The RNA shown here (Glycine riboswitch aptamer) has 85 nucleotides and comes from a soil metagenome.
The coordinates come from a structure-prediction model, not an experiment, and the mean pLDDT is 75.
RNA sequence: GCGCGGGAGAGUCCACCACCUCCGCUGAGGUAGUGGCGCCGAAGGGGCAACCUCCCCGGAACCUCUCAGGCAAUCAAGACCGCGC
Numbered sequence: 001g002c003g004c005g006g007g008a009g010a011g012u013c014c015a016c017c018a019c020c021u022c023c024g025c026u027g028a029g030g031u032a033g034u035g036g037c038g039c040c041g042a043a044g045g046g047g048c049a050a051c052c053u054c055c056c057c058g059g060a061a062c063c064u065c066u067c068a069g070g071c072a073a074u075c076a077a078g079a080c081c082g083c084g085c
Stems, first nucleotide, its partner, number of pairs: 001085006011037001013036004018031005038071003044067001045065003051059002
């Protein structure tokens, strides 16, 4: 590095809009998208630095920031752990 398995956290809250369904309707529900605010951090990225080191160079976190990413379920992602090559 590859494959398999396990793998947390945080709103589906508000508005708009397209389609479909129900309906007596000014209404309701479902799916997708956009925007706003809020939130999470364990891809990645940045910062300090515990720590490591021949104490030089250097490496460096699950800490921290939230740029990115993520926040119904599902899917995808997922540090890290286990097994195999």

The sequence is in RNAcentral, with records from MGnify.